[in-house]
RNA sequence: UAUAGGUGGAUGCCGAAUCUCGCUGAUACAGCGAGAACGGGGGAACCAAUUUUGGGGUGAAUCCGGUUUAUUUACCGGUAGGGUGUUCCUUAGCCCGAAUCCGUCAGCUAACCUCGCAGGCAUAAUAAGGAGGGUUA
Repeated sequence: UAUAGGUGGAUGCCGAAUCUCGCUGAUACAGCGAGAACGGGGGAACCAAUUUUGGGGUGAAUCCGGUUUAUUUACCGGUAGGGUGUUCCUUAGCCCGAAUCCGUCAGCUAACCUCGCAGGCAUAAUAAGGAGGGUUA
């Protein structure tokens, strides 16, 4: 000087997944517990709906065509929909368009009950236009 690894930090991104307090361990951080914010599920009347072609939930992630295969198997192309570091909108470019859970069962749903609060990434960033907000003078 370079490379690799480990532990932390700063600034950001997708996502509901952040914050506060207490205890234990060892600063950070981890574990446990209790709250707040945010998010999901169950659950009357009224209304609605139709159960083997099983049905349903979380999520942006649904559907169509082609080749291939015993089989959505594998792969291409598109697509509903979604993301893109300024608070919002529009346009363009770029990207995603998965996975998984319940287990024969759940429509909506006041009261009420209950659960989650993860995980994964990036290191000078995609821009233009418009509408706003804040600070300073």